[in-house]
RNA sequence: ACGUUAUCACGAAAGGCAGAGGGAUUAGACCCGUUGAAGCCUUAGCAACCCUUUUCUUUAAUUAGAAAAAGAAGGUGCUACAUUCUACAAGCUUGUGCUGAAUUAAUUUCAGUAUCUACUUGACAGAUAACAG
Numbered sequence: 001a002c003g004u005u006a007u008c009a010c011g012a013a014a015g016g017c018a019g020a021g022g023g024a025u026u027a028g029a030c031c032c033g034u035u036g037a038a039g040c041c042u043u044a045g046c047a048a049c050c051c052u053u054u055u056c057u058u059u060a061a062u063u064a065g066a067a068a069a070a071g072a073a074g075g076u077g078c079u080a081c082a083u084u085c086u087a088c089a090a091g092c093u094u095g096u097g098c099u100g101a102a103u104u105a106a107u108u109u110c111a112g113u114a115u116c117u118a119c120u121u122g123a124c125a126g127a128u129a130a131c132a133g
Base pairs, nucleotide, nucleotide: 003131004130005129006128007127008126013043014042015041016040017039021032022031023030026087027086028085029084044079045078046077049075050074051071052070053069054068055067056065057064083125088122089121090120091119095115096114097113098112099111100110101109102108
C1' cells in the first nucleotide's frame, strides 16, 4: 500500500516565515485567497478514537466486559463552507414534451414513456481513528 471495524450536518484560531494558489481526485456548480492561498514553525483551542480514574457485572486473578459515570496527563486527529454541493441506483415529488385510450361545444381525464426540479435512502469514492499486517 491493501484489508477489517467505527465515525463523518456538533465543536474549536492567533502569531511568525513564505508568496499564489486553495476547498482530496475528474467534470460541473458554489465559494475562499495579495485585507495574504498552499506549505512549514510556535502557541492556543476543539473533540473524546486510543487513553486515564471510579463504579457495576464477571473471574482463581485488574481476569474480562459490547455496562455506567467522570476526566484530559499522554498517542493521533481536527480548528471556512454538511466529506462545500452534484455525479451512480432505488423511491417519492414538481413541471413540461411525446404516444395511446376515453370523452366534449370548447376540452378534460386516464395510462405509458422521455426529461426536469426538490427531497429521502443506499452505493461508490474519500478523510480520521483503532486493529491487523